[in-house]
Context: one part of a larger RNA
RNA sequence: UGACGGGGACCCGCACAAGCGGUGGAGCAUGUGGUUUAAUUCGACGCAACGCGAAGAACCUUACCUGAACUUGACAUCCCCUUGAAUAGGUAUGUAAUGUAUCUAGUCUUCGGACAAGGGAGACAGGUGGUGCAUGGUUGUCGUCAGCUCGUGUCGUGAGAUGUUGGGUUAAGUCCCGCAACGAGCGCAACCCUUAUGUAUAGUAGCCAUCAUUCAGUUGGGCACUCUAUACAGACUGCCGAGGUUAACUCGGAGGAAGGUGGGGAUGACGUCAAAUCAUCAUGCCCCUUACGUCCAGGGCUACACACGUGCUACAAUGGCGUAAACAAAGAGAAGCAAAGGAGUGAUCCGGAGCAAAUCUCAAAAAAUGCGUCUCAGUUCGGAUUGAAGUCUGCAACUCGACUUCAUGAAGUCGGAAUCGCUAGUAAUCGCGAAUCAGAAUGUCGCGGUGAAUACGUUCCCGGGUCUUGUACA
Numbered sequence: 001u002g003a004c005g006g007g008g009a010c011c012c013g014c015a016c017a018a019g020c021g022g023u024g025g026a027g028c029a030u031g032u033g034g035u036u037u038a039a040u041u042c043g044a045c046g047c048a049a050c051g052c053g054a055a056g057a058a059c060c061u062u063a064c065c066u067g068a069a070c071u072u073g074a075c076a077u078c079c080c081c082u083u084g085a086a087u088a089g090g091u092a093u094g095u096a097a098u099g100u101a102u103c104u105a106g107u108c109u110u111c112g113g114a115c116a117a118g119g120g121a122g123a124c125a126g127g128u129g130g131u132g133c134a135u136g137g138u139u140g141u142c143g144u145c146a147g148c149u150c151g152u153g154u155c156g157u158g159a160g161a162u163g164u165u166g167g168g169u170u171a172a173g174u175c176c177c178g179c180a181a182c183g184a185g186c187g188c189a190a191c192c193c194u195u196a197u198g199u200a201u202a203g204u205a206g207c208c209a210u211c212a213u214u215c216a217g218u219u220g221g222g223c224a225c226u227c228u229a230u231a232c233a234g235a236c237u238g239c240c241g242a243g244g245u246u247a248a249c250u251c252g253g254a255g256g257a258a259g260g261u262g263g264g265g266a267u268g269a270c271g272u273c274a275a276a277u278c279a280u281c282a283u284g285c286c287c288c289u290u291a292c293g294u295c296c297a298g299g300g301c302u303a304c305a306c307a308c309g310u311g312c313u314a315c316a317a318u319g320g321c322g323u324a325a326a327c328a329a330a331g332a333g334a335a336g337c338a339a340a341g342g343a344g345u346g347a348u349c350c351g352g353a354g355c356a357a358a359u360c361u362c363a364a365a366a367a368a369u370g371c372g373u374c375u376c377a378g379u380u381c382g383g384a385u386u387g388a389a390g391u392c393u394g395c396a397a398c399u400c401g402a403c404u405u406c407a408u409g410a411a412g413u414c415g416g417a418a419u420c421g422c423u424a425g426u427a428a429u430c431g432c433g434a435a436u437c438a439g440a441a442u443g444u445c446g447c448g449g450u451g452a453a454u455a456c457g458u459u460c461c462c463g464g465g466u467c468u469u470g471u472a473c474a
Stems, first nucleotide, its partner, number of pairs: 001474002003471003007468007015458002019422005026313008034304002042053002064299004069294002073124001077123002079120006087105007108113001126288002129286003135282002137277003140273001142271001147186006153162003166177003192265004197233007206223003211220002236259001239253005315415001319374006331362003336355002341350003381412001386407007428450007
C1' cells in the first nucleotide's frame, strides 16, 4: 500500500421488511447428471452451467457408430499428355447407395490461346484431432457499481502520501465550502434512439365534420379531424411563497401534455475471475497423411430404474360449457401471403380475385360483456395415456414429425423443509406476431388488451461503496 475481520461509523440496492404471484407435491414439455448403448458426437458446471452454444437432429444438418467405397483426393495453386466440352434427353446393365457403357442434340476463338473434362507425376491439399494454462478476436461477471488514474508541486531516508481526505449535498469523485496543493484524463451526466404535448409543411394507398350518395368511406367531394413523416417548439428547480441559503435540500403554489434524471432503450471506466470459447472465425506448437482425410447407405444424437434445473397445463364456480354480438398493437408476404365461393364433423382440400403492400392477404384478436346451463362431485373440473380412422409437409414420417375426428378419461382437491420474481401501466392475467423453418415451440424475441396490493422503516440476512481501526496474510 492492499486484502481480510462472527471490529467500528456512515450510505445504497426488491437486500430485508410490507405486499402480490410463483417454484418445491401431480401430469407433460425441455435441458442436465447418472445409467445403458455399436454409438447414445462435442462444449458449458456456484452466483456468472443446466428451454445454454442449438433462430428449430426423420435424410441432410452430423462432428458419433456399423457396413461399403476413394487415395493428389470433396476443395486450392503449379507441371505434362489427351479430348472438346459443359448441359439436356434416350438405351443397355448393376447395387442397399455413392455407378458403368453407349447413342443423339449441342459446343468460344483474333487460330496464339482461353475455358472445361479425363488421365499421370509429385510439391501439396485436408483434419469439428490436442492444447482457451501458448494466443488474437469475441463474450460473461462484479456493475451502469462510482469509481480508476496522471502531470507538476509539496511532504517523507524510502515503500509511498497529498490531490481523491474533512464539513455539507447528490442517483453520481454530482456540486459547494474548507484545505499544500494546482490542474488534467478515463468513467458520471449531457449529446443519440424511442415514448408523452403542440405548431408548421404535406394529403395517397390514410381520414370523413359539412353536402350528395351507398349494402359498405362504396362513389362524387373535402384535407377540418384522425393518422402518417420531416422540421421546429417545449422542462431549465426557469418563476412565486415558507424554512434554509455556499451549494443544495424540504414543503407548497402557478403555468403546463409533461416537474425536478418525465418513462424506456442504447451506452459498461481501470481492472477481477490463468472465468468461457482452438467446434463461428483466425492462429503458434504438437499429432494423423491408402487416414484422426474424403464419400455413401442405415442407425444414433429421441435410449430409461432414477436425481436435479427451467417451463407449460391443472386441481375449478372470480369457474367449465353453449350461444350472441364488440374493442388492439406490432409484424410478415413472390420458390411467397392468399380472399370470395364451394366440399368435408374437422385437420384440410378445390379454387384462384388481389398484393413486392398505409391499397391486397395472413387476420378470427382473446380475456371482457349479455343470455342460458351446470350446483361442489374426482364432477359438464382436469386432460395424461391408449385404441381406431384420417389430414398435411416432404424422395421418405418404422426407429423419430405436427395436426384432426371418434372413443378412452391417469395423476391431481393448492403442495414439507426450503426457495424465486416484482415498486406502476409494474406484478398478475389475456390473446397476437416474428426469426429459425419443406414440416416440426409449452422455448426465444417482440406487440398490444385488462390491470392491482404494499413500502412503517434500515435492527437483522445477502451484495456493494466511503472513512477509520486491528494484523496468523501478500
Molecule: small-subunit ribosomal RNA, 3' major domain
Organism: uncultured rumen bacterium